This is a predicted structure of a 320-nucleotide RNA (Bacterial RNase P class A) from Diaphorobacter aerolatus. The organism belongs to Diaphorobacter, within Bacteria. Rfam family: Bacterial RNase P class A. By type it is a ribozyme. Rfam's curators write: Ribonuclease P (RNase P) is a ubiquitous endoribonuclease, found in archaea, bacteria and eukarya as well as chloroplasts and mitochondria. The gene name in the source record is rnpB.
[in-house]
RNA sequence: GAAGCACGCCAGACCGCCGCUGGUGCAUGUGCCGAAAGGCCGCACUGGAGGAACGUCCGGACUGCAAAGGACAGCGUAGCAGCUAACGGCUGCCCACCGUGAGGUGAGGAUCAGAGCAACAGAGACGAGCCGAUUCAGUUCGGGUGAAACGGGCAAUCUCUACGCGCAGCAAUACCAAGUAGGCCAGCGUUGAUGUGGUUCCGCAGAGCUGGCGGGUAGGUAGCAUCGAGCCGUGGUGGCGACACCCGGCCCAGAUUAAUGGCGGUCACGUUGCGGGCAACCGCAAUGCACAGAAUCCGGCUUAUCGGCGGGCUUCACAC
Repeated sequence: GAAGCACGCCAGACCGCCGCUGGUGCAUGUGCCGAAAGGCCGCACUGGAGGAACGUCCGGACUGCAAAGGACAGCGUAGCAGCUAACGGCUGCCCACCGUGAGGUGAGGAUCAGAGCAACAGAGACGAGCCGAUUCAGUUCGGGUGAAACGGGCAAUCUCUACGCGCAGCAAUACCAAGUAGGCCAGCGUUGAUGUGGUUCCGCAGAGCUGGCGGGUAGGUAGCAUCGAGCCGUGGUGGCGACACCCGGCCCAGAUUAAUGGCGGUCACGUUGCGGGCAACCGCAAUGCACAGAAUCCGGCUUAUCGGCGGGCUUCACAC
């Protein structure tokens, strides 16, 4: 210098204007919505997406239901040792395969329990036999094809072994609770309750009326976002490592018409064009700036991603 390998990190920055949304404080009207609880409208301060928030694939927390214990069925996992709340995740080592190498990939238990399967070729493909020669004797030797011809292979076919799993999921679940309809109880009511038209009485209709209780629905509140498997650190100790313990600091989005945005400017970066320059590069213009977006929370995995940065390692070439 070229080509690679495996990691870690970033995901445009700043300013102005206009908005959206959570919290706190202040303000607070004869305001609006609502049966109520409560909510909305103003001002100030302050918080407001990601490395994958995606997928919803795996594991947990949490909640309800179920449940004496055990077994069967079903589903899942599979080298050995460890990490972890747990895992199908991660770490270390072994083995196999790929790569010159750094490294990568692995569905890596069992075929002396049983069943099943094997394209093409080949006489014959799981049953042991067939063909030729040979021998007292299936006694011995040879046989093309094929991955495999008599002994084996495949468990990524069923199966067996060991281990794990109760079922459902925040539309879980708990609480408050209208209106209407229906239910129950009590009282009154054809000896006319009650409703209604005119008004002090007369008509008409007439079998219900009144009160209470309880369940459910709409709606609301909690779950739910300040204390956690929490986040940060050139921190310390132990460990090869995943990780554990300690120290210091921090509180960090959150709705259900569902916020996290829009416009303008400057700068950065990429691409293209033009001009200048021997070159490194400089100037101007145009254009672009990914994938994507929380919804109970957390740990993983998978997939998507314009581009950029950092250190490490390998192979080759050259120079000393």